[in-house]
SAM riboswitch aptamer (S box leader) from Pedobacter sp. B4-66, 110 nucleotides, folded computationally.
The coordinates come from a structure-prediction model, not an experiment, and the mean pLDDT is 83.
Its Rfam family is "SAM riboswitch aptamer (S box leader)". Rfam links the family to the GO term regulation of gene expression.
The model forms 97% of the base pairs in the Rfam consensus.
The source organism's lineage runs through Bacteria, Pseudomonadati, Sphingobacteriia, Sphingobacteriaceae and Pedobacter.
RNA sequence: UGCUUAUAGAGAAAGACGGAGGGAUUAGACCCUGCGAUGUCUUAGCAACCUGUGCUUACAAGGUGCUACAUUCUACUGGAACCAAAACAUUGAUUCCCGAAAGAUAAGUU
Numbered sequence: 001u002g003c004u005u006a007u008a009g010a011g012a013a014a015g016a017c018g019g020a021g022g023g024a025u026u027a028g029a030c031c032c033u034g035c036g037a038u039g040u041c042u043u044a045g046c047a048a049c050c051u052g053u054g055c056u057u058a059c060a061a062g063g064u065g066c067u068a069c070a071u072u073c074u075a076c077u078g079g080a081a082c083c084a085a086a087a088c089a090u091u092g093a094u095u096c097c098c099g100a101a102a103g104a105u106a107a108g109u110u
Base pairs, nucleotide, nucleotide: 002109003108004107005106006105007104013043014042015041016040017039021032022031023030026075027074028073029072044067045066046065049063050062051060052059053058071102076099078097079096080095081094083092084091085090
């Protein structure tokens, strides 16, 4: 770096440094941010993928991870409802549901 599998509306913040944008990427929306964000470090905490002990329900917390917003939301496919246009085929707006893609994390593997 690639591949496979699993997970995600729950949960958990203070200090120091630093000084401008940030919430992955493109577009739109919505937000955070000089009352100092994003980021880095320290401490604390959450959680339980791997791990350990029991053994199948539990406990611990060693390796990761995480601690604004649903992975912040939408975008692509299929379906449902409703409205509008149209002679039909059909098209468009809004809402909802399933899924896909992409990204994130873990474990395994190349």